[in-house]
RNA sequence: UCGUGCUAGACGGGGAGCUAGCGGUGCCCUGCACCCGCAAUCCGCUAUAGCGGGGUCGAAUUCCCCCUCGAGGGCCAGUGUGCCUGAGUCUACCAGGGUCAGUCGGUGCAGAAGAUUGGGUCUUGCGCGGCAGGAGCCUGUGAACUCCGCCAGAUCCGGAAGGAAGCAACGGUAAGCAGUCACUCCUGGGUGUCGCAGGGGUGCCUGAUCGGAGCUGACUGGCUUUAGGCAAGUCAGGCGGCGUGGUUCGACAGGGGGUGCACGA
Numbered sequence: 001u002c003g004u005g006c007u008a009g010a011c012g013g014g015g016a017g018c019u020a021g022c023g024g025u026g027c028c029c030u031g032c033a034c035c036c037g038c039a040a041u042c043c044g045c046u047a048u049a050g051c052g053g054g055g056u057c058g059a060a061u062u063c064c065c066c067c068u069c070g071a072g073g074g075c076c077a078g079u080g081u082g083c084c085u086g087a088g089u090c091u092a093c094c095a096g097g098g099u100c101a102g103u104c105g106g107u108g109c110a111g112a113a114g115a116u117u118g119g120g121u122c123u124u125g126c127g128c129g130g131c132a133g134g135a136g137c138c139u140g141u142g143a144a145c146u147c148c149g150c151c152a153g154a155u156c157c158g159g160a161a162g163g164a165a166g167c168a169a170c171g172g173u174a175a176g177c178a179g180u181c182a183c184u185c186c187u188g189g190g191u192g193u194c195g196c197a198g199g200g201g202u203g204c205c206u207g208a209u210c211g212g213a214g215c216u217g218a219c220u221g222g223c224u225u226u227a228g229g230c231a232a233g234u235c236a237g238g239c240g241g242c243g244u245g246g247u248u249c250g251a252c253a254g255g256g257g258g259u260g261c262a263c264g265a
Stems, first nucleotide, its partner, number of pairs: 001265006009057003012030004020046005034054005063258006072249005078244004082239006090233002093229002095226013114210008122199006128192002131188006138179004147172003155164003
């Protein structure tokens, strides 16, 4: 070095998850890789960390180690982007106010703005008036047995003169009823072209005096302002869908290295 027969080993690996931990079933990635049985309320094990049974290859393209690359997964943080919730600081937009300018008007020397003063509007009390109600006053009516006066007739007393009580009628009156509402009193109010006194207010109207030229409406624009609106930018918080960065594990692939035994020639 070659041949034959064996042995270690291999016949997929990885990520997340589960677990004290390891491996597996289930999920995902890689990409094609012996078969059967077991297993999520899990299954089998313990650092030699799936177990049991069968089969094939076998010291190298296939086993072991290292490096590179890197599908994919996990974690972290920031940022961009997207979405949701809130705020309303700032900017923008809308609305309101102020001021300035312009345009078009109105008004004003038959007196503007402003100042002083008076009145009204507002409010309180009182008075007066009016209205409503009640009472009084007045008028009428009003006691059929229960009031009054006068009491025919009738009754009673008396010898008589006369006297007594007293019904009806008549006259009157009380309560009550009705009316008049002129007058008086009391009470009340969604009462008043009213009067007096006080208060309040500088908003509106108005008179007088001073004053001596402005006052005012609409639109446009600039500036400014607002416990205003809106929420686009902005700010705060949240979710990760996507992109990006860091870190970790890492399949596939590429490169390098390593690894037996027996017999015969």